Predicted 3D model of a 348-nucleotide part of an RNA (small-subunit ribosomal RNA, central domain) from a Planctomycetota bacterium. Rfam family: Bacterial small subunit ribosomal RNA. The RNAcentral record of the full RNA draws on ENA and SILVA.
[in-house]
Context: one part of a larger RNA
RNA sequence: CUGGGCUUACAGGGUGCGUAGGCGGCCGACCAGGUCGGAUGUGAAAGGCUUCAGCUCAACUGAGGCAUUGCGUUCGAAACCGGCCGGCUUGAGUCAGCUAGGGGUCUGUGGAACUUCCAGUGGAGCGGUGAAAUGUGUUGAUAUUGGAAGGAACGCCGGUGGCGAAAGCGACAGACUGGGGCUCGACUGACGCUGAGGCACGAAAGCCAGGGGAGCGAACGGGAUUAGAUACCCCGGUAGUCCUGGCCGUAAACGAUGGGUACUAGGCGGGAGGAGGUUCGCCUCUUCCGGCCGGAGCGAAAGCGUUAAGUACCCCGCCUGGGGAGUAUGGUCGCAAGGCUGAAACUC
Numbered sequence: 001c002u003g004g005g006c007u008u009a010c011a012g013g014g015u016g017c018g019u020a021g022g023c024g025g026c027c028g029a030c031c032a033g034g035u036c037g038g039a040u041g042u043g044a045a046a047g048g049c050u051u052c053a054g055c056u057c058a059a060c061u062g063a064g065g066c067a068u069u070g071c072g073u074u075c076g077a078a079a080c081c082g083g084c085c086g087g088c089u090u091g092a093g094u095c096a097g098c099u100a101g102g103g104g105u106c107u108g109u110g111g112a113a114c115u116u117c118c119a120g121u122g123g124a125g126c127g128g129u130g131a132a133a134u135g136u137g138u139u140g141a142u143a144u145u146g147g148a149a150g151g152a153a154c155g156c157c158g159g160u161g162g163c164g165a166a167a168g169c170g171a172c173a174g175a176c177u178g179g180g181g182c183u184c185g186a187c188u189g190a191c192g193c194u195g196a197g198g199c200a201c202g203a204a205a206g207c208c209a210g211g212g213g214a215g216c217g218a219a220c221g222g223g224a225u226u227a228g229a230u231a232c233c234c235c236g237g238u239a240g241u242c243c244u245g246g247c248c249g250u251a252a253a254c255g256a257u258g259g260g261u262a263c264u265a266g267g268c269g270g271g272a273g274g275a276g277g278u279u280c281g282c283c284u285c286u287u288c289c290g291g292c293c294g295g296a297g298c299g300a301a302a303g304c305g306u307u308a309a310g311u312a313c314c315c316c317g318c319c320u321g322g323g324g325a326g327u328a329u330g331g332u333c334g335c336a337a338g339g340c341u342g343a344a345a346c347u348c
Base pairs, nucleotide, nucleotide: 003320004319005318006317007302008301012316014201015200016199017198021194022193023192025088026087027086028085030083031082033081034080035077036076037075038074039073040072041071042070048066049065050064051063052062053061054060091191092188093187094186095185096183097182098181099180103177104176105175106174107173108172109171110154114150115149116148117147118146119145120144121143125136126135162169163168206247207246208245209244210243211242215241216240220236221235222234223233258315259314260313261312262311263310266293267292268291270289271288272287273286274285275284276283277282297304298303321348322347323346330341331340332339333338
């Protein structure tokens, strides 16, 4: 430089914002860098191809022609790429009105349950299991009634339902705040797409400091089970789980499917809107989101199928037999744990 690929066989970056770069709508004028054409110069010789010629032929050798796909100069073309100027509105964005939502942050409030404590009733068991035992109880447990305190999570609604870029988000109220959808117009006038680096966000676990600690519960202790039982079951239980601030930066971070745009049969549900008609039962059209089935097509098949894995284009990431190995080493980040980058020998 190039081929073929990336749902499940190797392969989509966890997600977004965005730098460089790559790519980029419609109309007109100009320029002529790319592009295309003419002319001209050059592209040594030998070699190659070709037409002849010389050794009896050939190898070999000599002569002519071609090729040498290139480069320079010059003249020209202007569709396309590029540049510049002017214009446009369909891409993109802004404004206005309406609107759905567990989108985010903070503060406050509430009820059920649980545990502990106090008090009353009560009097022998409770608890737990396959069965038990450890455990707990006459210093009165379990059960039950009243009261107090505490922490965590928010039943029903709840849905193949909603929102968010992803991680994720679910009691109620308030404050602040991000994004989206629809509708009729008005405005800007290509302002766009993607995005190497970079920056930000990023479940759980883990780490640091300070708080908090009801339940649950790694580790740990005990009871069982068992040949054993460093387990599964049971009784306890520390970190942790919770809050504040700061790290970590991983995951089956999954749709195992990167983003954008356009095009390509239908059918049936769901969510948020708009328009028209209406016999007020609803019907028709339309925009966005989220599902199921399915045609063409695609696919190794399973399957995908307007939410594509179809048909194309643009940009990024990634793969290249299994093991060794996400290891070693170097670099870099981190308090650490470790993360990111990431081989080879050898072997099949």